The prediction has a mean pLDDT of 81. The RNA shown here (transfer RNA) has 73 nucleotides and comes from a Pseudomonadota bacterium. Lineage of the source: Bacteria > Pseudomonadati > Pseudomonadota. It matches the Rfam family "tRNA". It is annotated as a transfer RNA. It was read from a public genome assembly.
RNA sequence: GUGAUGUAGCUCAGACGGUUAGAGCGGCGGAUUCAUAACCCGCAGGUCGGCGGUUCGAUUCCACCCAUCACCA
Repeated sequence: GUGAUGUAGCUCAGACGGUUAGAGCGGCGGAUUCAUAACCCGCAGGUCGGCGGUUCGAUUCCACCCAUCACCA
């Protein structure tokens, strides 16, 4: 310098801009059991990396910055 990625504690979805931001695992509570695990029910947890821009409206589009990874020299 080029490209990719950045969304819950972890791994990741999330179109095409608009109804409420989701899943699995994990955590907490309950139910079940003599008890534990598994299974079942429920709950909490998110400034969608940052700052601007476009727009009536941005997790989504654009610019810049930051971080990580890969590649080129």